[in-house]
Molecule: small-subunit ribosomal RNA
Organism: uncultured bacterium
RNA sequence: AGAGUUUGAUCAUGGCUCAGAUUGAACGCUGGCGGCAGGCCUAACACAUGCAAGUCGAGCGGUAACAGAGAGAAGCUUGCUUCUUUGCUGACGAGCGGCGGACGGGUGAGUAAUGCUUGGGGAUCUGCCCAGUCGUGGGGGAUAACCAUUGGAAACGAUGGCUAAUACCGCAUACGCCCUACGGGGGAAAGGAGGGGACCUUCGGGCCUUUCGCGAUUGGAUGAACCCAAGUGAGAUUAGCUUGUUGGUGGGGUAAAGGCCUACCAAGGCUGCGAUCCGUAGCUGGUUUGAGAGGACGACCAGCCACACUGGGACUGAGACACGGCCCAGACUCCUACGGGAGGCAGCAGUGGGGAAUUUUGGACAAUGGGGGAAACCCUGAUCCAGCCAUCCCGCGUGUGCGAUGAAGGCCUUCGGGUUGUAAAGCACUUUUGGCAGGGAAGAAACAGCUCGGGCUAAUAUUCCGAGUCAAUGACGGUACCUGCAGAAUAAGCACCGGCUAACUACGUGCCAGCAGCCGCGGUAAUACGUAGGGUGCAAGCGUUAAUCGGAAUUACUGGGCGUAAAGCGUGCGCAGGCGGUUUGGCAAGAAAGGUGUGAAAUCCCAGGGCUUAACCUUGGAACUGCACUUUUAACUGCCAGGCUAGAGUACGUCAGAGGGGGGUAGAAUUCCACGUGUAGCAGUGAAAUGCGUAGAUAUGUGGAGGAAUACCGAUGGCGAAGGCAGCCCCCUGGGAUAGUACUGACGCUCAUGCACGAAAGCGUGGGUAGCAAACAGGAUUAGAUACCCUGGUAGUCCACGCCCUAAACGAUGUCAACUAGCUGUUGGGGUUUAUUAACCUUAGUAGCGCAGCUAACGCGUGAAGUUGACCGCCUGGGGAGUACGGUCGCAAGAUUAAAACUCAAAGGAAUUGACGGGGACCCGCACAAGCGGUGGAUGAUGUGGAUUAAUUCGAUGCAACGCGAAAAACCUUACCUACCCUUGACAUGUCUGGAAGAUCUAAGAGAUUAGAUUGUACUCGCAAGAGAACCAGAACACAGGUGCUGCAUGGCUGUCGUCAGCUCGUGUCGUGAGAUGUUGGGUUAAGUCCCGCAACGAGCGCAACCCUUGUCCUUUGUUGCCAGCACGUAAUGGUGGGAACUCAAAGGAGCCUGCCGGUGAUAAACCGGAGGAAGGUGGGGACGACGUCAAGUCAUCAUGGCCCUUACGGGUAGGGCUACACACGUGCUACAAUGGCGCGUACAGAGGGAAGCCAACCAGCGAUGGUGAGCGGAGCCCAGAAAGCGCGUCGUAGUCCGGAUCGGAGUCUGCAACUCGACUCCGUGAAGUCGGAAUCGCUAGUAAUCGUGGAUCAGAAUGCCACGGUGAGUACGUUCCCGGGCCUUGUACACACCGCCCGUCACACCAUGGGAGUGGGUUGCAAAAGAAGUAGGUAGCUUAACCUUCGGGAGGGCGCUUACCACUUUGUGAUUCAUGACUGGGGUGAAGUCGUAACAAGGUAACC
Repeated sequence: AGAGUUUGAUCAUGGCUCAGAUUGAACGCUGGCGGCAGGCCUAACACAUGCAAGUCGAGCGGUAACAGAGAGAAGCUUGCUUCUUUGCUGACGAGCGGCGGACGGGUGAGUAAUGCUUGGGGAUCUGCCCAGUCGUGGGGGAUAACCAUUGGAAACGAUGGCUAAUACCGCAUACGCCCUACGGGGGAAAGGAGGGGACCUUCGGGCCUUUCGCGAUUGGAUGAACCCAAGUGAGAUUAGCUUGUUGGUGGGGUAAAGGCCUACCAAGGCUGCGAUCCGUAGCUGGUUUGAGAGGACGACCAGCCACACUGGGACUGAGACACGGCCCAGACUCCUACGGGAGGCAGCAGUGGGGAAUUUUGGACAAUGGGGGAAACCCUGAUCCAGCCAUCCCGCGUGUGCGAUGAAGGCCUUCGGGUUGUAAAGCACUUUUGGCAGGGAAGAAACAGCUCGGGCUAAUAUUCCGAGUCAAUGACGGUACCUGCAGAAUAAGCACCGGCUAACUACGUGCCAGCAGCCGCGGUAAUACGUAGGGUGCAAGCGUUAAUCGGAAUUACUGGGCGUAAAGCGUGCGCAGGCGGUUUGGCAAGAAAGGUGUGAAAUCCCAGGGCUUAACCUUGGAACUGCACUUUUAACUGCCAGGCUAGAGUACGUCAGAGGGGGGUAGAAUUCCACGUGUAGCAGUGAAAUGCGUAGAUAUGUGGAGGAAUACCGAUGGCGAAGGCAGCCCCCUGGGAUAGUACUGACGCUCAUGCACGAAAGCGUGGGUAGCAAACAGGAUUAGAUACCCUGGUAGUCCACGCCCUAAACGAUGUCAACUAGCUGUUGGGGUUUAUUAACCUUAGUAGCGCAGCUAACGCGUGAAGUUGACCGCCUGGGGAGUACGGUCGCAAGAUUAAAACUCAAAGGAAUUGACGGGGACCCGCACAAGCGGUGGAUGAUGUGGAUUAAUUCGAUGCAACGCGAAAAACCUUACCUACCCUUGACAUGUCUGGAAGAUCUAAGAGAUUAGAUUGUACUCGCAAGAGAACCAGAACACAGGUGCUGCAUGGCUGUCGUCAGCUCGUGUCGUGAGAUGUUGGGUUAAGUCCCGCAACGAGCGCAACCCUUGUCCUUUGUUGCCAGCACGUAAUGGUGGGAACUCAAAGGAGCCUGCCGGUGAUAAACCGGAGGAAGGUGGGGACGACGUCAAGUCAUCAUGGCCCUUACGGGUAGGGCUACACACGUGCUACAAUGGCGCGUACAGAGGGAAGCCAACCAGCGAUGGUGAGCGGAGCCCAGAAAGCGCGUCGUAGUCCGGAUCGGAGUCUGCAACUCGACUCCGUGAAGUCGGAAUCGCUAGUAAUCGUGGAUCAGAAUGCCACGGUGAGUACGUUCCCGGGCCUUGUACACACCGCCCGUCACACCAUGGGAGUGGGUUGCAAAAGAAGUAGGUAGCUUAACCUUCGGGAGGGCGCUUACCACUUUGUGAUUCAUGACUGGGGUGAAGUCGUAACAAGGUAACC
């Protein structure tokens, strides 16, 4: 510090997600030790049991228990036991009394301010403590304990009697204290303990003294109470709240100020700087994160607050409205004899419950601290320790060195090896930790005792203070630590390995099981699932989950935006608010500098120190960025005062204008009405129809009525704040511009709330209504057509008044001000010079370009989207949703304000490359057109589909499958079916044994095969034995074999777009980039062919050419080919001699290049015409197929990965099938006839093939063919008669002398075999068919059409395929249209690319949510009722020790009653919130549902508001 994810790719916007740190955590797997911390976040839910607050006998009466002592009695073992007794002593139960139970400990329910934090303030109290001053005299009456009686189950009482005090009450005294009207008045106390020389004594003591205590008071310290300011979370879908409320006066009350309370008076007080109301929440130091600013949190530790079962209340006290106190009410639990009682763990342990989840019913007061006490001491679940828990942090260990044959095993493998891996084993060494044994701290020093010194004192006594000395005291714990002994011995897991993100292979699985933080993985070769091997990371832990901050500049103060991505209010005016020109003086609020106080400690940071280190602990410093006070400064902001004129405004001159309101008026046009002329149509459309018209329309002429809108001018023009404004004239009126002078003197800018205006549609009332025209009706279109089109037509459009208040109200651009290159057009005004035009300057607008700059790009660009300033509004992923609920406005429609649940990982912008368009421009092609001939109809052939079958083997399926693989299915082929057989196999290699191999015959069987018999011994080496090679048989195992699957794992080959003209690269340049340029443009071409131009310059694969063939000529060579000339010969024939001219054969050359001429073109490229030439513009034909597309075809040609079968999915044999047949389709054959059929005669090719072959001639047969047989491995012989053609004859338009299917009979040939299932021949038979619907195919010249010929395959079997020649046309104006293609451009929401994308209803499932008759809770307002305990006031009743008394009583008190306040509780009525509710509304989500096709292209009616 960033990364992944929207796209085919790009940039930017924008969300989601990840890597980091952290935690009082939990869960999963695993677990050696130690140190230091932490440990109910949930139910402030309920609690069994134990403990957590007591202490003082030196305050008191005392003596229940224990111990001692004394006295007495009894027993007796005469010094013991037992009993009785004495408070005499140590002590002490219960009680009276004092102090403490207000601290310590717990919890966070409540509380948004009666709280907390920081800083101030004055009107207060303060036990114990410290310091000072003074005092502590003398009396009185009770009461508990106890005793007696008595009630009750108990808790607990009742009555009578006795007694004490540091308990209680008077009196005395009063420096200081309190009150005061300044005269005065009021008010205290308690004693205890120790010691003691005189003196006194009732023998108890008095008295003296020390000390502790007590009373009054002053001051301090500590603690507490109160007040003020600032800060302290959310909601405005909470906007008004308040009657003790705000203030005053008198009174009361309090420790104290105060409406704190009360009476009276006034009517105030708070609030947009957020009152009131409603959710949430203890606050802080700090913790965590972050670079910081910030954000989140408030466990442990520390400060404050609040609470103690829930609610209320007071008492006592220095302090409480009191956690382990009291009273009342309520809920709950327990006891009960049913009458009544008891209780409060949010103390420490612990239990139940809740929960994902949080410990022992431990030890000790040794230390620190607290309470009581004179002290010893007692108490202390505070505290210190221990126990449990990897909960956090820190440290240590699980060994170290050497060790290669790179062992075994595992895993992978290309089978060679690699890896685990120096890892192990083995050798040497060490002993932290753990085990055993031994030693062994610090934490402990005080108080007490003793000694010394000093003080008080009459005192050498007691006692206090200080110093010294010294004893005892340890829960932890025999712990930390140290030493010795033995021994590698006791000690490693977890997660991950597709990218982000470090780390890869195998097997299993097969969109299953599963994974997943995001993107996503899994459908038979998964580095993503599961397992294994290996690796990576961390390590006694590792992962997951949850949560916070970060990354996120993704709420932007630091530090973002708003033309098109989310975002400028429709527009103006304007209060508050914010901001504000220039100059002088003053003030000092802001600001700046210095100082002071405070900002608790702990924490963080720095430097030291202590535990072996660290965590941890500790000392000091710094810091705590803050607040308050104070001094200084006066530049800036502010405030006060005074000036100025550049901002702003006013007056006067001029000007333009559809600016606004009202009134009047004009012409054209539409429609209607009346009359005339006139006759059959008019109107309307893509085409029609509805409609109008013979009752006279349309058309035309004249006259009239009425409403609405104002052609031309007219504009890219003008005016207005926006909406908007248009004939002409008049009246009223707003604003603007310009020129100059005068005046005011900052009067300004912006603007939340507010006010006003605000198109169209719509609403209300009343008018008006010509045209147009929602709704509606009819006609068309259509699958439908509630639309588009047509004919009609009502609201409405118009006017007046009143509402509505929204628009894609747009420049998608808030207003104001300043600055920053220019050019052009135009509107209004002014100036200068010309003065007829025009030119220049200036100002206010309005359009088009454009520099810098900005922008994601597009674009903006002095009228900014540039550079700055001021103010306002708005945005924060998409959907849900501008929706619900609530409020406000409205007559309504609706507007405005405006969420959440849930859901997705995107949604969106600009630009790029493609593809596509029922977008555009240009061009080409038998693409159309012009023609010729076909197919589609018939018969049969052949292939396919379908259906059938035991099997009808498999593949090919739009063009680009279908006479295709197959250039030959009777058996074989053959892969299929049935039956019968074989299992190292029909075939290959290796091992062993035997034998050569082979040949012949017999029997069984459908055959494969099985069982026998006979024969035969070869070749090489070697003397021989034997060995070897080839072949055969047998045995066992490695293996063979598979036309089994996957063409979507592949190679190779092929088809297709397409023989279309395209496809790219290097360097440079442009662009942030994808990309562009080049390759576009102007011409031209068959062509990205060539030329010109150009930020491009070059190059490659394609095009063309080079190759083959054909067309002309030349040269060479002439046999088997040829024969002109010369001879010979024949009935005839190059037959013969000969020839080398010609044809021909096959080798090599020539020729055609837009080379020449003319024209056009731009002088180019090129095109047109011509000459010459056999051939003219690539001469004709062929081979040749760019980058790529279609997961195109082929695992069945072959090869091949993986999977599968192995007595079978392999191999063999026989028979069957691939040939079947209601049907459908493709391709070809033959026809339907006279341009023909048939018969007879007759002419002319080319290219091929031939030995298990072609077969002449002859003979036989009607013929297929058979017999015999010459020649030929072929320029020689044969196939081999070419046919159409030509000549003659016949048929005469008919199902025929056309056509030949089908069937019957007879044959021939091939072959082991023609039944399923061959071809051919002859005789007979003689079907459909009379030129073919919609539709559709081929072809541009030696082509179509037509006619025959040959070949491959092949035993036989072509109408197919391939090849050959003969005869030999017609037409092309042209590119509008159909199809396909190329290039440019445009739009796009497509990129699997239009066979695309995508919308809505309906149906189904699930989810959350709104409404809903209501129902059930919570909280709360108002009005009432009610009234416990308590306090205060009153008081008829009852009662009463201290004081007073005249003895009657009084003062004072208590009980009771009553009044006020008030908790629980009750009633009525509202508000608000939560839950639930038949039914219902829309919304969201969901691989393959229905109906249509709304949007994206001109989306087929442009879309949208």